[in-house]
RNA sequence: CGGGGUAUAGCAUAGUGGUAGUGUGUGCGCAUGGGGUGCGCAUGGCGUCGGUCCGAUUCCGGCUAUCCCGA
Repeated sequence: CGGGGUAUAGCAUAGUGGUAGUGUGUGCGCAUGGGGUGCGCAUGGCGUCGGUCCGAUUCCGGCUAUCCCGA
């Protein structure tokens, strides 16, 4: 320098046009004499800038970060 993959909650991971889920974590409550543990409720997220569309996490382009291949 060229080509390709990935980017979603503190962590891990689903979702491929129509209001983003799950596990874990965290907070509160209940159960226990207490702990562990279990149950209930809550918490918190689409890398960034543009474009297309009535509507974008999803499609298109640039950039950033990271991984792989080639030179």
This is a predicted structure of a 71-nucleotide RNA (transfer RNA) from a Minisyncoccota bacterium. The coordinates come from a structure-prediction model, not an experiment, and the mean pLDDT is 83. The sequence is in RNAcentral, with records from ENA. It matches the Rfam family "tRNA". Rfam links the family to the GO term triplet codon-amino acid adaptor activity.